[in-house]
């Protein structure tokens, strides 16, 4: 400079949610417990910010937020739309069309940032669209 992207469940995606040692359990993939690394989230100084006041309570976790109908005395349930998240396949970005989600939970009178410090998690759900084009890496060839 060119050219190439197979195969994939002893593999991958989503996510903070993962390795690792020890002890115990089980027929096992593995399970419990306790410790470590690693990620992620809480609290919590000075400075800065922010400050009428307030029970119309406020706060956090996460994409899950707001409106608008309609049921309800309310709690809250539906309904359509929607901020916003995902739709792998060597990473990654970007344009265009499509399709999913648009939940749930907690603290409980309190919490802005926030170094020392303190704490807390390690679940869960999944096997998934095409089209164009940048870029970065890796393999081959000259």
């Nucleotide at each position: 400079c060119g050219c190439u992207g197979c195969a994939g469940u002893c593999u991958g995606c989503u996510g903070a949610a993962u390795c690792c040692c020890g002890u115990c359990c089980g027929g096992g993939u593995g399970g419990a417990c306790g410790g470590g690394a690693a990620c992620g989230g809480g609290g919590g100084a000075c400075c800065c910010g922010a400050u009428u006041c307030c029970a119309a309570g406020g706060g956090g976790c996460g994409u899950a937020u707001c409106a608008c109908c309609g049921g309800g005395a309310a709690a809250c349930c539906g309904g359509c739309g929607u901020a916003g998240g995902g739709c792998a396949a060597u990473c990654u970005c970007u344009u265009c069309g499509g399709c999913c989600c648009g939940a749930g939970c907690c603290c409980g009178a309190c919490a802005g940032c926030u170094a020392a410090c303190c704490u807390c998690g390690u679940a869960g759900g999944c096997a998934u669209c095409g089209a164009a084009g940048g870029g970065a890496a890796a393999g081959c060839g000259c």
Predicted 3D model of a 142-nucleotide RNA (c-di-AMP riboswitch aptamer (ydaO/yuaA leader)) from Desulfobulbus sp. Tol-SR.
The same sequence occurs in records of 2 taxa.
The organism belongs to Desulfobulbus, within Bacteria.
The prediction has a mean pLDDT of 82.